[in-house]
């Protein structure tokens, strides 16, 4: 000094937040849902699991 494998940091997985996994990305990066087409409608607060929180609707007081 070049490769190549592991761990470390950071980031990211369509609306806030805690954990546990999973997985992607090293900055001209991963990521930034779905349907017809500018307008428009639908759905999800999670990549998954477990929960808090906000937000819609209905009851009773």
């Nucleotide at each position: 000094c070049c490769c190549g494998g592991c761990g470390c940091c950071g980031g990211c997985g369509a609306u806030g937040g805690a954990g546990u996994u999973c997985g992607c990305c090293g900055u001209g990066a991963a990521c930034c849902g779905c349907c017809g087409a500018u307008c428009g409608g639908c759905u999800g607060a999670u990549g998954a699991c477990u929960c808090c929180u906000a937000c819609c609707u209905g009851c009773u007081a």
Fluoride riboswitch aptamer (crcB RNA motif) from bacterium HR33, 61 nucleotides, folded computationally.
The model forms 100% of the base pairs in the Rfam consensus.
Its Rfam family is "Fluoride riboswitch aptamer (crcB RNA motif)". Rfam links the family to the GO terms response to fluoride and positive regulation of gene expression.